[in-house]
Context: one part of a larger RNA
RNA sequence: GAACGAACGCUGGCGGCAUGCUUAACACAUGCAAGUCGAACGAGAAAGCCCUUCGGGGUGAGUAGAGUGGCGCACGGGUGAGUAAUGCAUGGGAACGUACCCUUUUGUCCGGAAUAACCACAGGAAACUGUGGCUAAUACCAGAUAGUCUCGCGAGAGUAAAGGAGGCCUCUACUUGUAAGCUUCCGCAGAAGGAUCGGCCCAUGUCCCAUUAGCUUGUUGGUGAGGUAACGGCUCACCAAGGCAACGAUGGGUAGCUGGUCUGAGAGGAUGAUCAGCCACACUGGAACUGAGACACGGUCCAGACUCCUACGGGAGGCAGCAGUGGGGAAUAUUGCACAAUGGGCGCAAGCCUGAUGCAGCAAUGCCGCGUGAGUGAAGAAGGCUCUUGGGUCGUAAAGCUCUUUCGAUUGGGAAGCAGGGUCCGUAUAUGAAUAAUGUACGGGCUUGACGGUACCUAAAGAAGAAGCACCGGCUAAUUUCGUGCCAGCAGCCGCGGUAAUACGAAAGGUGCAAGCGUUGUUC
Numbered sequence: 001g002a003a004c005g006a007a008c009g010c011u012g013g014c015g016g017c018a019u020g021c022u023u024a025a026c027a028c029a030u031g032c033a034a035g036u037c038g039a040a041c042g043a044g045a046a047a048g049c050c051c052u053u054c055g056g057g058g059u060g061a062g063u064a065g066a067g068u069g070g071c072g073c074a075c076g077g078g079u080g081a082g083u084a085a086u087g088c089a090u091g092g093g094a095a096c097g098u099a100c101c102c103u104u105u106u107g108u109c110c111g112g113a114a115u116a117a118c119c120a121c122a123g124g125a126a127a128c129u130g131u132g133g134c135u136a137a138u139a140c141c142a143g144a145u146a147g148u149c150u151c152g153c154g155a156g157a158g159u160a161a162a163g164g165a166g167g168c169c170u171c172u173a174c175u176u177g178u179a180a181g182c183u184u185c186c187g188c189a190g191a192a193g194g195a196u197c198g199g200c201c202c203a204u205g206u207c208c209c210a211u212u213a214g215c216u217u218g219u220u221g222g223u224g225a226g227g228u229a230a231c232g233g234c235u236c237a238c239c240a241a242g243g244c245a246a247c248g249a250u251g252g253g254u255a256g257c258u259g260g261u262c263u264g265a266g267a268g269g270a271u272g273a274u275c276a277g278c279c280a281c282a283c284u285g286g287a288a289c290u291g292a293g294a295c296a297c298g299g300u301c302c303a304g305a306c307u308c309c310u311a312c313g314g315g316a317g318g319c320a321g322c323a324g325u326g327g328g329g330a331a332u333a334u335u336g337c338a339c340a341a342u343g344g345g346c347g348c349a350a351g352c353c354u355g356a357u358g359c360a361g362c363a364a365u366g367c368c369g370c371g372u373g374a375g376u377g378a379a380g381a382a383g384g385c386u387c388u389u390g391g392g393u394c395g396u397a398a399a400g401c402u403c404u405u406u407c408g409a410u411u412g413g414g415a416a417g418c419a420g421g422g423u424c425c426g427u428a429u430a431u432g433a434a435u436a437a438u439g440u441a442c443g444g445g446c447u448u449g450a451c452g453g454u455a456c457c458u459a460a461a462g463a464a465g466a467a468g469c470a471c472c473g474g475c476u477a478a479u480u481u482c483g484u485g486c487c488a489g490c491a492g493c494c495g496c497g498g499u500a501a502u503a504c505g506a507a508a509g510g511u512g513c514a515a516g517c518g519u520u521g522u523u524c
Stems, first nucleotide, its partner, number of pairs: 001524004006520005013370006019363002021328001026326003030323003035071003040068002048059004078281003087206007096198002101194008109143001111141002118133006149158003163186006172179003207253003214244003219241008256278004260271004283304005306317004334360001336359003342356001343354004373403004383394004407465001410459001412457002421447011468513005473494003479508005489496002
């Protein structure tokens, strides 16, 4: 000199854009943060309103809320405890998996037995649970088919599926119109390929200590077997005795890694907040289940510590999600608004959910921009300071005169932009027997904004509301007077102060930066 996720002191007008627990991976009250689908399925309220013969009926409504089932919950969000290599970065590799998505292709036949919800009963303080009975499905199971896969030398054997919604009468059946028929869409099963994402292996690089020198028995390799999606001591039996290490093994300490960031002419050094990629973790330790994917933050089980409820028998919980609280600390924000946009989940869709996200609030925490007025004005006013008493200086500074009105405050306008979409109608086109239906393209009508009465525009008024902080001995730009008297004090280094202190304290003046200025800390 530059930099900062900074803090502290003094001061503080506005806006834009960013950033904001670096400490206790300490403990957490409360609310929210993952649901959705009735076009998979069976059942199905109440309040209110209307009628009433007062018994009830209708509507609300096949709505709400539950249940079975499907998909999602493995994403998104947080944190950096652990990890010095099962990690990360770069470059390669072969023995693998991949729900949803895309392409191609073949099928979607025929049956069955249950079970929740519900009803009845029972246990319990509760959490919840048990027994009996009824019922549905895209839930479950048998059979058929089998180009894939498995077994087998082969012959051969085994292995799948699910339906739902809209429309129509061209074909078929009954012959009215309907569906078992046709058609369109959404699905389901098998196979092949793609894309995406992931698992695995290898090489090189990746902090300090030798006051850590030897380490290792599933250890190193082989054969066989098991296991895995897959290779492999991954696991096991047997056999051999290997493997690593001064080019630093082993042990100890510290630490998430990278793109990057800061500094520097560079080489390098330091660092890893925000943003992006990867990894690890989810009260602590362990384990598996489900699933395409987890050994799963807001799932399950076991153990432990802690907190809470209890009828003492037993139960409940996990903010390193967003806010917020206590605590720690020099120190770090609102228990806000909205799904309008972007993205995600579910759904044919309308839509629902989304503390992701978009916005708003707080903080000079940082960067950038603007303002705090402009011109004129010498009687060089008054006043302050100083003085050799002549003066000098603050100083064109002020006052006065003439202007301007950014920003702020006030008035009015402002459904702007952020919007692409959604739905209805019409036209064209594809499938289709069809003028039905559905898909695609175009045109028209209607509708949707948290921010927000915000940005922006406009009007009137009036210099009106808006400057501080540090320093002035040398380094280092900027000096005099008074007070003090080795005292009080200053200080980054040299040093200053003991009666004329340009170095302490105050004033006047000056210098530097400026909504900031200094100090402290850290890095180069």